[in-house]
Context: one part of a larger RNA
Molecule: large-subunit ribosomal RNA, half B
Organism: Didymosphenia geminata
RNA sequence: UUAUGUUGAAGGAACUCGGCAAAAUGACUUCGUAACAUUGGAUAAGAAGUAACUUUAUUAGGGCAACCUUUUAAAGCUGACACAAAAUCGGGGACAGCGACUGCUUAAUAAAAGCACAGGUCUCUGCUAAUUUGUAAAAAGAUGUAUUGAGACUGACGCCUGCCCAGUGCUGUAAGAUUAAAAAAGAAAGUAUUUUGCUUUUUUUCUAACUCCCAGUAAACGGCGGCUGUAAUUCUGACGGUCCUAAGGUAGCGAAAUUCCUUGGCAUUUAAUUGGUGUCCUGCAUGAAUGGCGUAACGACUGUCCCACUGUCUCCAGCAUAAGCUCAGUGAAAUUGAAAUUUCCGUGAAGAUGCGGAAUACCUGCGGCUAGACGGAAAGACCCCGUGCACCUUUACUAUAAUUAUGCAUUGAGGUAAAAUUUGUUAUGUAUAGAAUAAGUGGGAGUUUAAGUAAACUGUCUAACAGUUUAUAUUACAAAAUCUUUGCGUAAGCAAAUCAUUUUAAACAAAAGUGAAAUACCACUCUUAGCAUUUUUUAUUUCUAAUUGUAAAACACAGUGUAUAAUGGGUAGUUUGACUGGGGCGGUCGCCUCCUAAAGAGUAACGGAGGCGCAUAAAGGUAAAUUUAAAUUGAAUUUAACAAUUUGUACGCGUAAUAGUAUAUGUUUGCUUGACUGUAAGAUUGACAAAUCAAGCAGGGACGAAAGUCGGUUAUAGUGAUCCGAUGAUUCUGUGUGGAAAUGAUCAUCGCUCAACGAAUAAAAGGUACGCCGGGGAUAACAGGCUAAUCAUUCUCUAGAGACCCUAUCGACGGAAUGGUUUGGCACCUCGAUGUUGGAUUAUCGCAUCCUGGAGCUGUAAGUGGUUCCAAGGGUUUGGCUGUUCGCCAAGAAAAGCGGUACAUGAUCUGAGUUUAGAACGUCGUGAGACAGUUUGGUCCCUAUCUACCGUGGGUGUUGAAAAUUGAGAGGACUAGACCCUAGUACGAGAGGACUGGGAAAAGCGAAUCUCUGGUGAAACGAUUGUUAGACCAAUAGCACCGUCGUGUAGCUAAAUUCGUAAUAAAUAAUCGCUGAAAGCAUCUAAGCGAGAAAUUAACCUCAAAACUAGUUUUUAAAAAUAUGUAAAAGAUUAUUACAUAGAUAGGCUUAAAGUGUAAGAAUUGUAAAAUUUUUAGCUGAUAAGUACUAAAAUAAUUAUU
Repeated sequence: UUAUGUUGAAGGAACUCGGCAAAAUGACUUCGUAACAUUGGAUAAGAAGUAACUUUAUUAGGGCAACCUUUUAAAGCUGACACAAAAUCGGGGACAGCGACUGCUUAAUAAAAGCACAGGUCUCUGCUAAUUUGUAAAAAGAUGUAUUGAGACUGACGCCUGCCCAGUGCUGUAAGAUUAAAAAAGAAAGUAUUUUGCUUUUUUUCUAACUCCCAGUAAACGGCGGCUGUAAUUCUGACGGUCCUAAGGUAGCGAAAUUCCUUGGCAUUUAAUUGGUGUCCUGCAUGAAUGGCGUAACGACUGUCCCACUGUCUCCAGCAUAAGCUCAGUGAAAUUGAAAUUUCCGUGAAGAUGCGGAAUACCUGCGGCUAGACGGAAAGACCCCGUGCACCUUUACUAUAAUUAUGCAUUGAGGUAAAAUUUGUUAUGUAUAGAAUAAGUGGGAGUUUAAGUAAACUGUCUAACAGUUUAUAUUACAAAAUCUUUGCGUAAGCAAAUCAUUUUAAACAAAAGUGAAAUACCACUCUUAGCAUUUUUUAUUUCUAAUUGUAAAACACAGUGUAUAAUGGGUAGUUUGACUGGGGCGGUCGCCUCCUAAAGAGUAACGGAGGCGCAUAAAGGUAAAUUUAAAUUGAAUUUAACAAUUUGUACGCGUAAUAGUAUAUGUUUGCUUGACUGUAAGAUUGACAAAUCAAGCAGGGACGAAAGUCGGUUAUAGUGAUCCGAUGAUUCUGUGUGGAAAUGAUCAUCGCUCAACGAAUAAAAGGUACGCCGGGGAUAACAGGCUAAUCAUUCUCUAGAGACCCUAUCGACGGAAUGGUUUGGCACCUCGAUGUUGGAUUAUCGCAUCCUGGAGCUGUAAGUGGUUCCAAGGGUUUGGCUGUUCGCCAAGAAAAGCGGUACAUGAUCUGAGUUUAGAACGUCGUGAGACAGUUUGGUCCCUAUCUACCGUGGGUGUUGAAAAUUGAGAGGACUAGACCCUAGUACGAGAGGACUGGGAAAAGCGAAUCUCUGGUGAAACGAUUGUUAGACCAAUAGCACCGUCGUGUAGCUAAAUUCGUAAUAAAUAAUCGCUGAAAGCAUCUAAGCGAGAAAUUAACCUCAAAACUAGUUUUUAAAAAUAUGUAAAAGAUUAUUACAUAGAUAGGCUUAAAGUGUAAGAAUUGUAAAAUUUUUAGCUGAUAAGUACUAAAAUAAUUAUU
């Protein structure tokens, strides 16, 4: 010194983040118990009693009985500080938050508000159930059956659970749209043996789920507004207007586990409250089963207060035990480049034991301490980087299990219906004009009409027959109109049918007219529709023979296989850019122009300014012609236009800027297409790839009289490699050969905001605080360093304020410095680790001074002040709130200073905050998750080698030894207030009220001490409980925290006592002076002489000759010292000190002191517990005196000098 125990005066939470820890409570009996409330709260709270003995009454059991054991009550008596005497053994109460409860959880930092829970709700599930596992067989569900089972959310109970279906999900519907493979029908190309074909490409049709579309659904995921006007003061806004929305937050609660501002306002609690409670509502950013609001009981949960209690504290002290220390024995570890391992200032990869300078320092142990050795430990976990890893998420990308749908196969036979299609047939067709409903094209001059007769022609070999044409007359059976009905149509109208009536051998075309087209009649077609038919498809239904089956039945379905489509974080693989005064957020990424750029070229920055991702058939070529702009003056209605003069490149040149440009590259006009084809010496510029300029030659042109100019535009931007694909051209190639196709080749052209623009892929986002690895001080957070914008402090200038007056005091706009405490900038040491806020403890330095001391000025009467100068000796508080530093508040003081020291100090402490892992709220995010937002919980290791420091030895030196000293030097100390007197004086009208000097008692701080007051006092004395031993009783002893309790000697100790912090001197600071010139004056100064402060030097106390200049004095010539022993006033060990027989050093003994409190035994009294007497006894550690009884024995060795 630590740990574990134990005791503590006075105070009693003042400690601290916080009553952490400790103390206190505790058993039984009797009494007595509140709010609230789900009959619990409750052992609520609070109060009293408890021993021994005697007597009386009494309960229960056993025993033949005597009697034994046992329960309860009352009365009396006895001792004591204390009777549940030890041990075992709840502290209590009040108010909030959260969670209903008991329970469970991160084995090893989180026990909670998290999980679970009973209860509530929704969804799925009809049995071969849903769901789940498995490749499958099969299994769980379940030997269960919707009061079942599964999934999800909420979380007892009470009151409740509002609005929104636009988005995303889920469910439903099936009309339409979209959509794959398959199937069907074509087309093109190639090929071919003629066809049917074959190959390739492609189009169309048909067609499922999904999706779109339409509804439903929120106890599904989720969401739940602005602006503005308005009421007899003001404020507010019941009321109104307007915009938007799917709907605009209802009840309730509300600065909350949610409130940033914020320590919100008010009240209460306190002396004082960033805390707590209540209330308000301005809800950054509450809110209703992601449940809202209450709630008795419960909680090792979180917050606040009160009572009790205490060493938590003021403020620490003693004791015990175990370590530590010494000796004996045994005997690790981390660490370690090597060490001959000081301080200060400086330097330096920027914080030195090691470098420079100075100072200090004899050699070497032991015990301590922890300031440093950027101490040890762990290739930093924060941060950044890596074309690192892992896991997680999702509307990242790409796949995929599973699921759904369709086709085909397994797979068969019938019926019905529908759709499409083929063929036939019947209808249908309205622009305007036109008689009027003109489908199109072509033909066309005629066509149509019953029966009969005659003639001619055609077909078949003929007859016969059939058809056509012509002529003719008769009849009405034909035609037309009207009426009626039907179909189509909106209607007009078109078409058809039947009866009746009427008219007639005629009606319609052509011609004319209208129009794009002209109608009778014939032929072939188109649109739309109906009917019949062919083929195909689809839907539905019946069956049984595949198939399934629990053998009932189901059924070509299902299941299985395969192809295709959809869905698919269920699963997997990956991606998720760089630059960057750290990273992220922001910005940027290619090209052109200027400046930076330092007079060749080139030249960086997240330097300063701007543009581009085109345009143009003229804005190109050529020939000719021509000249703009600005300023001034005149005149004028103006800035236009006009005239004159001057300047000179300034205007203009499609566009940014720069360069160029008047002979024009500008402007105008004519003619034109060189905005050509094939090439190209030579240069410029680039790492390359690219890029740029270009005479000349050939061809065929334009303009010009010609020379000549022309391969786009005054120049410099207007862009994109390769692969892949497409188009065109070509006497190229052509997979056995010949051809052709395809492919390739050459030339020309096209498709990239591949804009991260030299372009990683056709195709790619996030989280990690659960994280991991490799690296980095190449790069951030702390600290240091540099800098000093910011900051702080001075000085200067006076404009002004100060009634007047710059400077008693204040001082704008400016200027000049200093410092290195703020916020920053930089990124220099440290990422193979320099631990971070605040507090505790211990400090040390600076002065820009808070107090105290000394002065000047004052707008200083005194007093109290203001301001400035000198001055760092000492001092510089306790509490409430908060993690706080800070701050506010209470009290108090002479004052409650500002800063540095790794924001001093974690190998000294703490751990409340910050900053891991759990959890919650608000907000953000689809989500994983995130938040200099909030809240609750949450492992602080190290035995000290060196230096430094505090102590304590040994050795050597100082030239014998011993003793006593000097003091170079070093350290310590250094405080201030109230009161009384001077004096109610100076001053002042008064009120008030000193300087100076003196006195005395307290405070703070410090040292020493234990006489007193106390604490402690674990081998002192006594009391006492339980139990064991003591044969029994008694004495006595052990254990139970020293069992508990009372008192207490020595020692140690503070709260106790004593003393100090005093007086004085010297030289000075600011300042005040004397004399006094330079400068005949003045002047504190220049020569000279003074006064003057808690600062300085002495003085006071302590250490001190290793003070290497090692000092001085005295004694001494034989010894001196050590070893050894007994010890303590000493002490870790050493050392020191006392003594060692000629001796009181220790022990013992005796007597005292002092403590305790009247021993044992005996006698007496009492029924007994017990009392009294012997007895102020007995016992007694440390104290004192006395006393050699015991032990300080015997002996040996060494050194120096003479």